[in-house]
Context: one part of a larger RNA
RNA sequence: CGCAUACGGUGGAUGCCUAGGCGGUAGAAGGCGAUGAAGGACGUGGUAGUCUGCGAUAAGCUUCGGGGAGCCGACAAACAGGCUUUGAUCCGGAGAUUUCCGAAUGGGGAAACCCACAGCUCUAGCUGUAUCGUGCACUGAAUACAUAGGUGUACGAGGCGAACCCGGGGAACUGAAACAUCUAAGUACCCGGAGGAAAAGAAAUCAACCGAGAUUCCCUUAGUAGUGGCGAGCGAACGGGGACCAGCCCUGUCACCGAAUCAUCAGUUGCCAUAGGAAAACGGUCUGGGAAGGCCGGCCAUAGCGGGUGAUAGCCCCGUAUCCGAAAUGCCAACUGAUGUUAGUGACGACGAGUAGGUCGGGACACGUGUUAUCCUGAUCGAAGAUGGGGGGACCAUCCUCCAAGGCUAAAUACUCUCUACCGACCGAUAGUGAACUAGUACCGUGAGGGAAAGGCGAAAAGAACCCCGGUGAGGGGAGUGAAAUAGAACCUGAAACCGUAUGCGU
Repeated sequence: CGCAUACGGUGGAUGCCUAGGCGGUAGAAGGCGAUGAAGGACGUGGUAGUCUGCGAUAAGCUUCGGGGAGCCGACAAACAGGCUUUGAUCCGGAGAUUUCCGAAUGGGGAAACCCACAGCUCUAGCUGUAUCGUGCACUGAAUACAUAGGUGUACGAGGCGAACCCGGGGAACUGAAACAUCUAAGUACCCGGAGGAAAAGAAAUCAACCGAGAUUCCCUUAGUAGUGGCGAGCGAACGGGGACCAGCCCUGUCACCGAAUCAUCAGUUGCCAUAGGAAAACGGUCUGGGAAGGCCGGCCAUAGCGGGUGAUAGCCCCGUAUCCGAAAUGCCAACUGAUGUUAGUGACGACGAGUAGGUCGGGACACGUGUUAUCCUGAUCGAAGAUGGGGGGACCAUCCUCCAAGGCUAAAUACUCUCUACCGACCGAUAGUGAACUAGUACCGUGAGGGAAAGGCGAAAAGAACCCCGGUGAGGGGAGUGAAAUAGAACCUGAAACCGUAUGCGU
């Protein structure tokens, strides 16, 4: 040095576990904000730090309910000091307080800071003072009346938020096996706006000589008809079957009639939500550290979902089936009332103009200008007016059908930052969120931004008194605890690589 065996060290795989994730189902909610949000800074405890809570009334204050014996949040104990059956801590409703920054709004500013003015009160504070829009009032140029402008005041807006929605803009990579029309795609992205949904919507629609009867969504028609450097590709509709169903108003005057609807507010009732309450039934024995396991004998069940308890518990604990419950606040529904709106009947009328349409240039339609209808419109022309007008895919006639150039409209549909309950042939710490743990932390970067690692003693700390070696060490040996300490905090299990010790053999 090699091989073998045994025993160790190192290391942290594997097994088991779950405190965290992932995906869904049902219901709720679908917003917050100048009454100052989202998000932060700084404070706040008898205690230094971090988290949580809270705001100079600062782990809290008031009140109304619930609840019923302990409590003063977590890491995290100990000590000190308190509170509590005169009902604390805790849970829920309502209210009070709520520093500073932040739309941030008195001015400024390198956010959490600096500097003001006015009024009121009284020496310490409180309130107001941004900008834009709208209304009103006052004032008021060139310029007479006016207008612009100015001032004041009332009301509104502003910012944030995951997706969904509508509108205004709008790529490229890519594909076409190159590439230019085309595609990707009206996608990504930017901007504006709204709602719990949005948008669309009651035919100047389709259809085909039969008829249908607003919109939206799904299945089908159908990868069909078409379109297309007829390449790559793009790609309907009619019709059929379902979901859901709802229709109206203005453009007008007179007469009759006080009546529907809608909105807001108030009240009553009911349902639901935001705390909760009651809730059945087991013992013995054996093994064991421990019984829920084995054996024996019982019981409950509208409850044998689930979790915990020293191993596997219907009957030990929490629960569960079932039943019950709200002072206060909120949602919804019905009814009543108030205010505003104005329904119905009859008559006579009216029936949306720089519009429809044409030409040129674009765009949208599955449809790339094509034989290209239809829709939108930048330019330019420009009707009829119900004896009228639009459409039926060039165009014309016949026929059919509808009535543009004003407006409103629930449901079926889309989505999930969020709350509650439940589910999973989803993961189980290199997995599952980046994050099971002080995680968007540490750390990196000027910055935009990037972005980790890191779980497990034990049933219970019973976390090793005391003694010994040692540097008043580190570490270890005894003793003790424990079922176990090769469970000793570098702590469950403890693989392999790698490193040793002992023995044997070989060289």
Description
The part of an RNA shown here (large-subunit ribosomal RNA, domain I) has 507 nucleotides and comes from a Pseudomonadota bacterium. Model confidence (mean pLDDT): 87 of 100.